The prediction has a mean pLDDT of 82. Transfer RNA from an Aggregatilineales bacterium, 72 nucleotides, folded computationally. The sequence is in RNAcentral, with records from ENA. Taxonomically the source falls in Aggregatilineales (Bacteria, Bacillati, Chloroflexota, Anaerolineae).
RNA sequence: GCAUCGGUGGCGCAAAGGCAGCGCACUGGUCUGAUAUGCCAGUGGUUGUAGGUUCGAGUCCUACCCGAUGUA
Numbered sequence: 001g002c003a004u005c006g007g008u009g010g011c012g013c014a015a016a017g018g019c020a021g022c023g024c025a026c027u028g029g030u031c032u033g034a035u036a037u038g039c040c041a042g043u044g045g046u047u048g049u050a051g052g053u054u055c056g057a058g059u060c061c062u063a064c065c066c067g068a069u070g071u072a
Base pairs, nucleotide, nucleotide: 001071002070003069004068005067006066007065010024011023012022013021018055026042027041028040029039030038048064049063050062051061052060
């Protein structure tokens, strides 16, 4: 350089064009003499960046940035 895959809350991952969710973590409550576990609830995301297609894009298209793998 080329090819393929990936980039989504603090972390790990879902979402086959139609309200962005789950687990862990965090906060509050419940339970306990107290702590932990368990249970209930909540906070936190302009979905890597910029454009395009579409009534509607995390999802499709283009370019770029970052990472992984392969190849010369």